Description
The part of an RNA shown here (small-subunit ribosomal RNA, central domain) has 351 nucleotides and comes from a sediment metagenome. The full RNA is in RNAcentral, with records from SILVA. The coordinates come from a structure-prediction model, not an experiment, and the mean pLDDT is 81.
[in-house]
Context: one part of a larger RNA
RNA sequence: UUGGGCGUAAAGCGUUUCGUAGGCGGAUAAUUAAGUCUGUAUUUAAAUCUUGAGGCUCAACUUCAAGUCGGGUAUAGAUACUGAUUGUCUAGAGGAGGUUCGGGGGUGUCGGAAUUCUCGGUGGAGGAGUGAAAUCCGUUGAUAUCGGGAAGAACACCAAGGGCGAAGGCAGACACCUAGGACAAACCUGACGCUGAGGAACGAAAGCUAGGGGAGCAAACCGGAUUAGAGACCCGGGUAGUCCUAGCCGUAAACUAUGCUCGCUAGGGAUGGUUUGGUUUUACCUGACCGUCUCGCAAGUUAACACGUUAAGCGAGCCGCCUGGGGAGUACGAGCGCAAGCUUAAAACUC
Numbered sequence: 001u002u003g004g005g006c007g008u009a010a011a012g013c014g015u016u017u018c019g020u021a022g023g024c025g026g027a028u029a030a031u032u033a034a035g036u037c038u039g040u041a042u043u044u045a046a047a048u049c050u051u052g053a054g055g056c057u058c059a060a061c062u063u064c065a066a067g068u069c070g071g072g073u074a075u076a077g078a079u080a081c082u083g084a085u086u087g088u089c090u091a092g093a094g095g096a097g098g099u100u101c102g103g104g105g106g107u108g109u110c111g112g113a114a115u116u117c118u119c120g121g122u123g124g125a126g127g128a129g130u131g132a133a134a135u136c137c138g139u140u141g142a143u144a145u146c147g148g149g150a151a152g153a154a155c156a157c158c159a160a161g162g163g164c165g166a167a168g169g170c171a172g173a174c175a176c177c178u179a180g181g182a183c184a185a186a187c188c189u190g191a192c193g194c195u196g197a198g199g200a201a202c203g204a205a206a207g208c209u210a211g212g213g214g215a216g217c218a219a220a221c222c223g224g225a226u227u228a229g230a231g232a233c234c235c236g237g238g239u240a241g242u243c244c245u246a247g248c249c250g251u252a253a254a255c256u257a258u259g260c261u262c263g264c265u266a267g268g269g270a271u272g273g274u275u276u277g278g279u280u281u282u283a284c285c286u287g288a289c290c291g292u293c294u295c296g297c298a299a300g301u302u303a304a305c306a307c308g309u310u311a312a313g314c315g316a317g318c319c320g321c322c323u324g325g326g327g328a329g330u331a332c333g334a335g336c337g338c339a340a341g342c343u344u345a346a347a348a349c350u351c
Base pairs, nucleotide, nucleotide: 004322005321006320007305008304012319014202015201016200018199022195023194024193026089027088028087029086030085031084032083034082035081036078037077038076039075040074041073042072043071044070049067050066051065052064053063054062055061092192093189094188095187098183099182100181101180104178105177106176107175108174109173110172111155115151116150117149118148119147120146121145122144126137127136163170164169207248208247209246210245211244212243216242217241221237222236223235224234259318260317261316262315263314264313267295268294269293270292271291272290273289274288275287277285278284300307301306324351325350326349333344334343335342336341
C1' cells in the first nucleotide's frame, strides 16, 4: 500500500461561530469532446512467460511456431456518466420583513442576607473544637445579645437531568451595547453548497508578569492531636492564591471517553420554544416544526456491555487518528513561552 478499524480493547484534534489549498457536490437544455468507451495504424528489442510441436534415452535444458492482457503515440468515431463553456430553474444555501425565546457575550448602576473586623450598650465565665482531647480565644471582659460603621467575595428561595452557547462555559435586579436560535408566511438572490491539510480565533482550573484588592476560604508553612512513625487524614492558626485591570500560558476524565454535514429506517412517555385547529378569554384538548431527556427484545447493529430517528442502524461526502506491552508522550532537533512548560516526536534495549 491493499485491507480492517476508532463509546469501553490502540485510535475522534478541546471547539469551529472562521476559513486557504485540496476532495466532493442539486434540477434542466445546448455546445464541446479533456476524462471514459470503440475501431484502425504503429510501438512496447531479444531473452523471459503461456500454449502447441520438435531435439538431447527422460527431465532440467534447448529449437521452432503462435499468443492474451496492459501501456505509449497518431488518427477516425461514440456521448450515457464526470469535466469545461453558455443559458434557464428552485427542492439545497443565503438574504429582507414579521412574531418570539433564553443564566449567550460586554459595560455600568443598584440591592438584601450572611461573614469578618471595628465603635458603643447589656452581661459576667466561659467559649471554641473533637471519636476523645489539646494547641487556641477569654476577667486588659471573650462567647451570647442589641445598635452604629467599614470591607471584600458570592448571589439562598425561584431551580427543574429546565434554558442558552461552537466548545470552554453561563444564574441577585435593572439599563445600555451586542451576537444567536426557532416559528409562520413564501417576498428576493439563484447552487452562492459540504468538508477542510496548513492557518486564524476562542479555550476550565492551576501557574506567570505588572498594578490594585484582600472579607471568607486556603496549597506552602507553624503548632496541637493520632500513630511504631505521621512529612497525612482530624483540630487551632496561616502566606501565596482565590477577586479586579492589562498581558501571557494553551493544557484537563477539555467526556456523550461517541468528528462534521446530508438523506433514509416502528413506536410510548416527559419537558422548553413557536404555531395551526377546536373551545368560552384563561385553563384544556388535537396536530405541525425546532430543541432537550427518557423507555424500548420494532427492525437493525454490537465481542459483550449496550446503542436504537439526538444511532453505536442503513447509505453518501470530507477531515483527523490507530497498528503488541514497556522504553515514552521520553531523548534529540525544531517551533512557541518570561518561566513553568507545551506542541511535534524517535531509537537502542527488553518481554